[in-house]
RNA sequence: AUUGUUGGUUGGGAAGAGCCCUGACUUCAGGCACCGAAGGGGCAAACCCGCUAAGACGGGCGAAACUCUCAGGUAAACAGACCCUGCCAAUCCA
Numbered sequence: 001a002u003u004g005u006u007g008g009u010u011g012g013g014a015a016g017a018g019c020c021c022u023g024a025c026u027u028c029a030g031g032c033a034c035c036g037a038a039g040g041g042g043c044a045a046a047c048c049c050g051c052u053a054a055g056a057c058g059g060g061c062g063a064a065a066c067u068c069u070c071a072g073g074u075a076a077a078c079a080g081a082c083c084c085u086g087c088c089a090a091u092c093c094a
Base pairs, nucleotide, nucleotide: 004091005090006089007088008087009086011084012083013082018032020031021030022029023028033074034073035072039070040068041067042066047060048059049058050057
């Protein structure tokens, strides 16, 4: 200095679903209906182990934008996975 990977961060883009009802009075509590893209939970194959002649079976590890809907959300605002851009750090390669 450049490339890859990981984390952080500036700016920009970014969906879905009731601006529902009741009480309280200030963002609270309760009720019903819904959404999935903060976060979180679950699982396939492969691989590993046990047993077996082998298989089956049991266990481990194991992904998501799949699934659950705990959390969060259902007018605007805020938030928002992910994408783009600049910067910083670590690490890998030369």